[in-house]
RNA sequence: GCCGGUGUGGCUUAGCUGGUUAUAGCGCCAGACUCAUAUUCUGGAGGUCGAGGGCUCGAAUCCCUCCACCGGCA
Numbered sequence: 001g002c003c004g005g006u007g008u009g010g011c012u013u014a015g016c017u018g019g020u021u022a023u024a025g026c027g028c029c030a031g032a033c034u035c036a037u038a039u040u041c042u043g044g045a046g047g048u049c050g051a052g053g054g055c056u057c058g059a060a061u062c063c064c065u066c067c068a069c070c071g072g073c074a
Base pairs, nucleotide, nucleotide: 001073002072003071004070005069006068007067010026011025012024019057028044029043030042031041032040050066051065052064053063054062
C1' cells in the first nucleotide's frame, strides 16, 4: 500500500428484509429482608449505536470519507 472483519451504557451482549419505545446479563445506586454481611426480591440511574456526511417519510441497520483494533497478502 491492497483486501477482509469488528466497533452498541462501566464490562459483555441482542437487535431479523430500514419501521416508529435500542435488549438482556454483570456491575453501580436506593429500598425490602437480616443483629449484621452475603444471598434473594423490588425499584432506579446510566446509550442516542466509533466520528462526520449522504439517501429516505423514517437509519444502529443502506451508501461515501475518516479513525481505532484484529487478521490476510505484498

Transfer RNA from a Promethearchaeota archaeon, 74 nucleotides, folded computationally. RNAcentral holds the sequence, with entries from ENA. The prediction has a mean pLDDT of 82. Rfam family: tRNA. It is annotated as a transfer RNA. Gene Ontology term of the family: triplet codon-amino acid adaptor activity. About the family: Transfer RNA (tRNA) molecules are approximately 80 nucleotides in length.